This is a predicted structure of a 128-nucleotide RNA (SAM riboswitch aptamer (S box leader)) from a Bacteroidota bacterium.
The sequence was found by an Rfam model in a public genome assembly.
Of the family's consensus pairs, 94% are formed in the model.
Taxonomically the source falls in Bacteroidota (Bacteria, Pseudomonadati).
Rfam family: SAM riboswitch aptamer (S box leader). A reference for the family is Rodionov et al. (2004), "Comparative genomics of the methionine metabolism in Gram-positive bacteria: a variety of regulatory systems", Nucleic Acids Res.

Order: sequence, then structure tokens, then C1' cells
RNA sequence: AAUUUAUUUAGAAGUGGCGAGAGAAUAGGCUCUAUGACCCACUGGCAACCAACUAAAAGUUCCGACUUGUCGGAAUUGGAAAACAGGUGCCAACUCCUACUCCGAUGAAAAAUGGAGAAAAAUAAAUU
Repeated sequence: AAUUUAUUUAGAAGUGGCGAGAGAAUAGGCUCUAUGACCCACUGGCAACCAACUAAAAGUUCCGACUUGUCGGAAUUGGAAAACAGGUGCCAACUCCUACUCCGAUGAAAAAUGGAGAAAAAUAAAUU
């Protein structure tokens, strides 16, 4: 970098530095921002994925008991929205909203609006 899978309306700060834009891409909006945004560093925090630790249910095997299919024990598989907090990630607004397709209502039509899906993006894991 590419591919696949999953998730994306929840949650989460302060200090210092920098000095003008920022919110992925293009466009239209709308927000944030010299009361210093964005970005960087430190500390703190949140908890999506992976890792790790496992309760119960349930499955399998072995042993024992007698009630011949039930009980008990051991091992193994399994497994929580809990606890812990490791690897990443994240800490304005639904991924800030819309633009691509379809559907419904209203409407003369267009437009606006509502819903569903797709695309793109972001994050995690695996593979190449």
C1' cells in the first nucleotide's frame, strides 16, 4: 500500500508550545476559532477492536455410585454489557449535514423535507 471481515447517533480533560485557519477528498451549507481553534508535547481520561483473565448455561471424554439413565468428581471446549487495563485507537457538533440509487407523503411542477440502501472515509484484526 492492497484485500477481507466487523464497527461507526454513546463516552472522554487540563497545562505548555505554535500562531491562522480548522472540521478526510470536491462542492454547497453549517459550526469551532486571537477568550488562541487546528496541530505538537506531557499528564489525565474514555472504552471500539485485539490480546489477556474468567462466572454461569451448554457440549465432549474419563472415573465412581446404583436409581440403567440419573447423580457426583476430574479434564477439555466454550463463554459476560463484569473486573483489570496490556497493544492500537479516541477525548466539539451522528463519520457535523447533504450531494449516488430507491421509496413514501405534500406539491401544478421544481425545490425543500422523511426513510432505506450504496459509495467514500476512519478504527481494529487477519492475509498478501